[in-house]
Context: one part of a larger RNA
């Protein structure tokens, strides 16, 4: 060098932990904004920075309740100074205040910045400063008013609405491709994804011109089932019903009027948004601590759960269980008033036809049945639709106005509770100051990083050293190989002793 030991270094696995996520049941809430939102600039403390909260009244002001000894948000201490039993801090409820941007809306504009008209007021002529108001688009109503005689058009002016944000479900408008078919073209993927309108706490749908089979059924919506049946399909890959039964939850109405639906008030009940009561234990051991031992007790509508220096029904918060609201709010009955509904001569350029498309499980097929581009075009209850090409007989409803809770979807958010979920390369991209730091012209991409101790008791003093790192001693501490690079503290790796081979 190299074995193998000990012992250190390094590094941060592994064990244990748990502030964060993950899934999900209940129940709530389902909207927020021109009375200026969602989202940010900028600022605001006796304090430089970052967070939170707040808005020139700036970690906060007024009021109302609650609660009762300490406060003055965190990293984060000190100091200075202040407030609080005349009740502070803190919790809740109602209010005021709320720069500047942002639909941003007086015009402008590289957002958080420029400039401006009118009206008012600051001794107010001017300069300047304060406080208001001035966007557009629609609908109603007045006023006015052209070419062009009435008229319209256009102008003006009040009122009232919209805009814009937001997880996801919903209904319309449009609409891929990859892929599959072992290639590929009809087909598939899919009416998916994505792009636009629009709504609502839900949306859509809804009271038969329906099924059905000579028996009958009664709006819709939604689960089961039928059923991978029946069918459809380069009869290939695929695609795929419906009657029919069984459940949920049920509700009918209008066309000059009503259920219903909303809002408003009043009253009465509940409930939400701060809170209140709220039982029982003590030695002994050991140990740095006792909740552990042991030894006697108690309490229990409370032996859920968290905390206390190890494992506590009886130490503390708490649970069971029983109360509570000035003030706001939801939700249910009743009574009262508003508004909706709300269009229409019971439905004609309709119903049916042709042609070309689409949609029905249903690809043009025997292919009905809805939609309707483009041409046609009826009857009108002594009638018309349908019953899967047609026809006839029978059955069956009654198009071309409308309205309509539940049962069903869906979770940005709020409460309370669960978990043969995760436990720091998992879990959420983010347990930590994370959509950060970094990349990128930009759309967009996106990280790493947790753990002293019971308590900081966080090492006065002293010594080498650079007025340093870093260390040796005192000291705290159970422990300092828990010394802040801090719980454990694996391997690789790097070293020191003494063995040993060579």
């Nucleotide at each position: 060098c190299g074995c193998a030991u000990a012992c250190g270094g390094u590094g941060g696995a592994u064990g244990c932990c748990u502030u964060g996520g993950c899934a999900g049941c209940a129940g709530g809430a389902g909207g927020c904004g021109a009375u200026g939102a969602a989202g940010g600039a900028c600022g605001u403390g006796g304090u430089a920075g970052c967070c939170u909260g707040c808005g020139a009244u700036a970690a906060g002001c007024c009021u109302c309740g609650g609660g009762g000894a300490g406060c003055c948000g965190g990293c984060a201490a000190a100091c200075a100074g202040g407030c609080u039993u005349u009740g502070a801090u803190c919790c809740g409820g109602g209010g005021a205040u709320u720069u500047c941007c942002g639909a941003a809306u007086g015009g402008g504009g590289a957002a958080a910045c420029c400039c401006g008209g009118c009206c008012a007021g600051g001794u107010g002529a001017a300069c300047c400063c304060u406080g208001g108001u001035c966007a557009u688009c629609g609908c109603a109503c007045g006023c006015u008013g052209a070419a062009u005689c009435c008229a319209u058009a256009g102008g003006c002016g009040u009122g009232c609405g919209a805009a814009g944000c937001g997880a996801a479900c919903c209904c319309g408008g449009g609409g891929a491709a990859c892929u599959g078919a072992a290639a590929c073209a009809u087909c598939u993927c899919a009416g998916u994804a994505c792009c636009c309108g629009g709504a609502g706490g839900a949306a859509a749908a809804g009271a038969a011109a329906u099924c059905a089979a000579c028996c009958g059924a009664g709006a819709u919506u939604c689960c089961g089932u039928c059923a991978g049946u029946a069918g459809u399909g380069g009869c290939g890959a695929g695609c795929g019903a419906a009657c029919g039964c069984g459940g949920a939850a049920c509700a009918g109405c209008c066309c000059a009027u009503a259920a219903g639906u909303u809002c408003g008030u009043a009253g009465c009940g509940u409930u939400c948004u701060a809170g209140u009561g709220g039982a029982a234990c003590g030695g002994u051991c050991u140990g740095g601590a006792a909740a552990g031992u042991c030894c006697g007790g108690c309490c229990a509508c409370a032996g859920a759960g968290g905390g206390u220096g190890a494992u506590a029904g009886c130490c503390c918060c708490g649970u069971a269980c029983a109360c509570g609201a000035a003030a706001g709010g939801g939700c249910g009955c009743u009574g009262c008033g508003g508004a909706u509904g709300a269009a229409a001569u019971c439905g004609a350029g309709u119903a049916g036809g042709a042609c070309g498309g689409g949609a029905c499980a249903c690809g043009u097929g025997u292919a009905a049945u809805c939609c309707u581009g483009u041409c046609u075009g009826a009857a009108g209850a002594c009638g018309g639709g349908g019953g899967g090409a047609c026809c006839a007989u029978c059955c069956u409803c009654c198009a071309a106005g409308g309205c309509u809770a539940a049962a069903u979807a869906c979770u940005c958010c709020c409460u309370g509770c669960u978990g043969a979920c995760c436990g720091a390369u998992a879990g959420u991209g983010a347990a930590c100051c994370a959509g950060u730091a970094c990349c990128g012209u930009g759309a967009g991409g996106g990280a790493a990083a947790g753990g002293u101790g019971a308590a900081a008791a966080g090492a006065a003093c002293c010594c080498c050293g650079g007025g340093c790192a870093g260390g040796g001693g005192a000291g705290u501490g159970a422990a300092a190989u828990a010394g802040a690079g801090c719980c454990u503290g694996a391997a690789a790796c790097c070293g020191u002793g003494g063995g040993c081979u060579u």
Molecule: large-subunit ribosomal RNA, domain I
Organism: Pseudomonadota bacterium